[in-house]
RNA sequence: CUUUAUUGAACGCUAUCGGGGGGCGCGUACACAUGCAAGUCGAGCGGAUGAGUGGAGCUUGCUCCAUGAUUCAGCGGCGGACGGGUGAGUAAUGCCUAGGAAUCUGCCUGGUAGUGGGGGACAACGUUUCGAAAGGAACGCUAAUACCGCAUACGUCCUACGGGAGAAAGUGGGGGAUCUUCGGACCUCACGCUAUCAGAUGAGCCUAGGUCGGAUUAGCUAGUUGGUGAGGUAAAGGCUCACCAAGGCGACGAUCCGUAACUGGUCUGAGAGGAUGAUCAGUCACACUGGAACUGAGACACGGUCCAGACUCCUACGGGAGGCAGCAGUGGGGAAUAUUGGACAAUGGGCGAAAGCCUGAUCCAGCCAUGCCGCGUGUGUGAAGAAGGUCUUCGGAUUGUAAAGCACUUUAAGUUGGGAGGAAGGGCAGUAAGUUAAUACCUUGCUGUUUUGACGUUACCAACAGAAUAAGCACCGGCUAACUUCGUGCCAGCAGCCGCGGUAAUACGAAGGGUGCAAGCGUUAAUCGGAAUUACUGGGCGUAAAGCGCGCGUAGGUGGUUCGUUAAGUUGGAUGUGAAAGCCCCGGGCUCAACCUGGGAACUGCAUCCAAAACUGGCGAGCUAGAGUAUGGCAGAGGGUGGUGGAAUUUCCUGUGUAGCGGUGAAAUGCGUAGAUAUAGGAAGGAACACCAGUGGCGAAGGCGACCACCUGGGCUAAUACUGACACUGAGGUGCGAAAGCGUGGGGAGCAAACAGGAUUAGAUACCCUGGUAGUCCACGCCGUAAACGAUGUCGACUAGCCGUUGGGAUCCUUGAGAUCUUAGUGGCGCAGCUAACGCAUUAAGUCGACCGCCUGGGGAGUACGGCCGCAAGGUUAAAACUCAAAUGAAUUGACGGGGGCCCGCACAAGCGGUGGAGCAUGUGGUUUAAUUCGAAGCAACGCGAAGAACCUUACCAGGCCUUGACAUGCAGAGAACUUUCCAGAGAUGGAUUGGUGCCUUCGGGAACUCUGACACAGGUGCUGCAUGGCUGUCGUCAGCUCGUGUCGUGAGAUGUUGGGUUAAGUCCCGUAACGAGCGCAACCCUUGUCCUUAGUUACCAGCACGUUAAGGUGGGCACUCUAAGGAAACUGCCGGUGAACAACCGGAAGAAGGUGGGAAAAACUUCAGUUCAUCAGGGCCCUUACGGCCUGGGCUACCCCCUUGCCAAAUUGGCCGGAAAAAAGGUUUCGCCACCCCCGGGGUGGAAAUAUCCCCAAAAACCCCAUUAUUGCCCAAACCACCCCCCCCCCCCCGGCUGCGUGAAGUCAGAAAAACCUCUAAUUAUAAAUCAAAAGAUCCCGGGGAAAAUUCGCGGGGGCCCUGUACCCCCCGCCUAUCACAUAAAAAAAAAAAGUUGCUCCAGAAGUAGCUAGUCUAACCUUCGCGGGGACGGUUACCACGGAGUGAUUCAUGACUGGGGUG
Repeated sequence: CUUUAUUGAACGCUAUCGGGGGGCGCGUACACAUGCAAGUCGAGCGGAUGAGUGGAGCUUGCUCCAUGAUUCAGCGGCGGACGGGUGAGUAAUGCCUAGGAAUCUGCCUGGUAGUGGGGGACAACGUUUCGAAAGGAACGCUAAUACCGCAUACGUCCUACGGGAGAAAGUGGGGGAUCUUCGGACCUCACGCUAUCAGAUGAGCCUAGGUCGGAUUAGCUAGUUGGUGAGGUAAAGGCUCACCAAGGCGACGAUCCGUAACUGGUCUGAGAGGAUGAUCAGUCACACUGGAACUGAGACACGGUCCAGACUCCUACGGGAGGCAGCAGUGGGGAAUAUUGGACAAUGGGCGAAAGCCUGAUCCAGCCAUGCCGCGUGUGUGAAGAAGGUCUUCGGAUUGUAAAGCACUUUAAGUUGGGAGGAAGGGCAGUAAGUUAAUACCUUGCUGUUUUGACGUUACCAACAGAAUAAGCACCGGCUAACUUCGUGCCAGCAGCCGCGGUAAUACGAAGGGUGCAAGCGUUAAUCGGAAUUACUGGGCGUAAAGCGCGCGUAGGUGGUUCGUUAAGUUGGAUGUGAAAGCCCCGGGCUCAACCUGGGAACUGCAUCCAAAACUGGCGAGCUAGAGUAUGGCAGAGGGUGGUGGAAUUUCCUGUGUAGCGGUGAAAUGCGUAGAUAUAGGAAGGAACACCAGUGGCGAAGGCGACCACCUGGGCUAAUACUGACACUGAGGUGCGAAAGCGUGGGGAGCAAACAGGAUUAGAUACCCUGGUAGUCCACGCCGUAAACGAUGUCGACUAGCCGUUGGGAUCCUUGAGAUCUUAGUGGCGCAGCUAACGCAUUAAGUCGACCGCCUGGGGAGUACGGCCGCAAGGUUAAAACUCAAAUGAAUUGACGGGGGCCCGCACAAGCGGUGGAGCAUGUGGUUUAAUUCGAAGCAACGCGAAGAACCUUACCAGGCCUUGACAUGCAGAGAACUUUCCAGAGAUGGAUUGGUGCCUUCGGGAACUCUGACACAGGUGCUGCAUGGCUGUCGUCAGCUCGUGUCGUGAGAUGUUGGGUUAAGUCCCGUAACGAGCGCAACCCUUGUCCUUAGUUACCAGCACGUUAAGGUGGGCACUCUAAGGAAACUGCCGGUGAACAACCGGAAGAAGGUGGGAAAAACUUCAGUUCAUCAGGGCCCUUACGGCCUGGGCUACCCCCUUGCCAAAUUGGCCGGAAAAAAGGUUUCGCCACCCCCGGGGUGGAAAUAUCCCCAAAAACCCCAUUAUUGCCCAAACCACCCCCCCCCCCCCGGCUGCGUGAAGUCAGAAAAACCUCUAAUUAUAAAUCAAAAGAUCCCGGGGAAAAUUCGCGGGGGCCCUGUACCCCCCGCCUAUCACAUAAAAAAAAAAAGUUGCUCCAGAAGUAGCUAGUCUAACCUUCGCGGGGACGGUUACCACGGAGUGAUUCAUGACUGGGGUG
């Protein structure tokens, strides 16, 4: 980080339908217009209203009376504590689970006993009055199921056990007797009412366990903890008060801070877990903010009251009103969440006797793909594989049976018609039972009848028409299913990670095709998973992060063995509970599914009871194997104190002695003639203890080293006795703890931070030298850290060995420097096992047990802030923001190393002659230009492509021209081809003109060539050598590079190929977990060096002969040279030595040649994206009246400069004059070359001669000999310049070569630097050839003559092999540290100042409650009759909200400036 699962989601694109769910979360518990959401009862009451009915009167349409449906405010009753919303607060007055006792409970159910008789008011109403309003005020009238006494008291309550206290209400229906004031009484039923006992339901209280993070929050608490007594409450209780005591909580985390409603459940996961708490359900809390009580069964009350505050509204400015976190809806906020809908038909609730009324609860509908489920968008057939699109190797492939066409179907949508269920009840009538005195009434059942549906144009069914109306989104480099073309060119862009894009992009954009899902698909956000990267299940700590520096020891954890007991843990059983819903299983209902529904299982939990007793724990009693004590020995730098000793350094004194000493790579500073150093004697003082000395000893670690004495800790060992688990580990705690450092006081020889001086160096705040202070030493006190390391915690048990060494013991004997065994240490190697590997391995890093500490990517950072410790330095504890996609370990292959070893080569050295300085030539750069065409760029570009630019070449520039083209193929037409001459023009070209009718033929025609026309096409030295082929350079003629099989390793890889020798060589030999093989090396090939054979002309001439001025000229010959074919020869073959042996090396002989004889060609796997698109080929791109083609002229030759490679020189080893000698190889044969002749020469003329070696080019030059010159810019050197000829050529102006004559520059041997060469080589000297009309100082070949020095010790450059280190692998031209500069974001500190929360101390005190009360008022009741009791108001006190003041704490944000860190 992806895939998977999930979401109350949002955004983008898209969208046929239906079902059943869901819909302001995270921000604003923000503010709210408007409507609705809690009323009802007239069968509790007095009034008002009054449809209708009845009656009466009479002016027959009016009045009065009675009754009265309906409606209204008020009194009264019940309900507004339910239902609905939200999650602010709350880490426990909450929630969950299980228990408990000291309580209340309206309506409801059951029981018991009652329901008698009186009284006084207040609303409404009327009158007056205040106010804008909201609202009041005064007086008067009135009812009740309103209010208050009295009577009664089964039961109830109180009690001093004598007694005492306390209730009520009626209303409605009906009625046979009896009575009546005609209202009724009375009886009865129903509903009420009172008292009380139970039940049910609901509520209150208490206990235990569980319930987030922070210790950089460690101490908190004063009504606090408990007691006695009282008050208070429905009820226990410091709930409250008085007194008394001093308790209570906390490392099992109190207090404080932050965050958060809790649960059933939901999501995920194999599970354990992790995350979460929408909808549904249970509980809690809240209702603008804060406080308070009243009423009531129940509230401290969402749609009640009072007060305070903020906000909004009304106002006549005096005062008032309000609370959507109910349903809709509005504004705001935000990425984001709906209608100001219908109905009470159903379910449920309130009131009512009931009808009924009310009900934004609820049931429905509307909006939204927000998720889940279902259906459809057609089905079959159909190859001419249509057209079109795309790709193409141009053949084709693909889209694709896809479409069209043909034959069918009609779900869904549409139209029309029909049509359930959700309805149970209610009213009326009848009837039966119960009740009753009763056939009334009432209740219940049954029958009949009537009536109730918001949804709703319902679900569902049928008919009709027609393929008709219905597919998108994302992706296609890997992860990850799916590929091509075009465009773009590190741009535009993509991206979850790795990464893609710089001209051939499967990664960007588009298209075609494909893949996936589908009415949705993608993206973003979030959770779990994968992640065994927090590890209970289920991780680690030698080197990757990680063992505290080491002990002692508290709490805690763990604990040998036997018996008994107990029953806390543990195990089993039973009971209760674990709400319903959900998950799971089996059924059922919607056509299926989602969904709904019945039953079961499960809810792994908690509690109670019973049982078991193995294990753990508790208690008791034992044991001795753990541990310890006693006794005898032993070793030791274990610790502390005191003393003693010698060597050495230094200083001082004295003697001897004289000029240096000292120091270094070399010096200097320093000391010394005032006598050093050296030497001898003496003295002082401090520190450290040579040899012994040892992977030896001791100690917990740090650490401990002369000797002696004293004090003291631990260990080992032997044999017995004793104690009887007394043990192990160890958070906090405490002690020890190198060096440096700090404080006080001593001491101070040597050494020596700082410091000074001298050197070194570019510098040298260093290394080196001379000095030198703290310190080092001692005593006392701090510090508390180290790579305090075995980078390895302590204790215990088990698991092969071998070899050393230290201490002790035992046995044996040959008594020794003995052997064997054993134990405690300390080392080396090694098996099993472990480990990522390295490695560890009885001294474990193996196998287990107990306990502690520590780790969780790198950086930031062991840092900041805070706390604690410290005199300070600092230590300890210990983050975050931000940033990266890595950081790290071990091992591997390479490369590299100012690492090691071995080896090679003109690599250095030793030499030789040159370059670099001059002039010129040539090439490059630069500059210039119309153009100076292009390429090559360290070695490995630069006399290179170019084996040769005046035109041509030529690619460049200017101008003039052509457009199917200078060149190729195809088509059509015409014409033989071709050729002569003239005109214009710079020419290309244009115009005119002469001659000419060809070849083959199957007689049809065909082939070649020329011209004309149209289209396909030609053409391009245009771009890309980083798209390529081919060719080529380079490392490098360096000796290497690999493979098969086997073996080893988890693997990368290793082995072989390393090792010992040897070689020019991975050449060969030996050894060897390797055995073999390939490409390279060598050899084979060419050339050269010797000989032989064959052949014998054009070569040759020894002998024979002829012959010439001379000459193999001639006969002849093939012996020699030579030519060119084939052979031989060289192989360490022979001898000696060395080498263990072999390979081989050294020396020698023989030989033309000797150890590869010399040279050439040839040259492995690779490297350098080396060079070349301008040799050629060829992909892609680009141009097509031009980037193609033709022509003329110009340019490539420019010129102040830099560099490369050369030539010529500076001279006497020379120059110059003259003379004379000797090569090799090559070339020409139509073009070349040349004899003869002419010219001072360059040259001219020229076909006589040769054709395998014949003839020609052709003179070889240096060299040699004889003259001359004489150290001078010259008889050196030749540049430059002038004049006259000549050659090539169409043409030498730009721009060639050569001859003659004249001119005669720089240069007198070259700085730094650095290239070549080891034998026929360097140096020197000419010749020839290719290219070529002409033009060699270049290239290449060839010969002539021909040295010096070296044989590997070291430095420096290159290469090979082995070992080694590495933080490098675009491989040291690597990587990378720190400062500085700039930019950017975050954090810390900071004068200061703001805000929130909160502690403490005060002030203040609304409303309310409680207490008190001398003031005011007062119906019922009491009364001693009093303006008395009682009551209300007022006042006051206590408590207390808002508010105010002071002082602390804490959190967040700001902040000039400051330092550090991150990124670029």
Predicted 3D model of a 1464-nucleotide RNA (small-subunit ribosomal RNA) from Pseudomonas songnenensis. Its mean pLDDT, the model's own confidence on a scale to 100, is 81. The RNAcentral record of the sequence draws on ENA.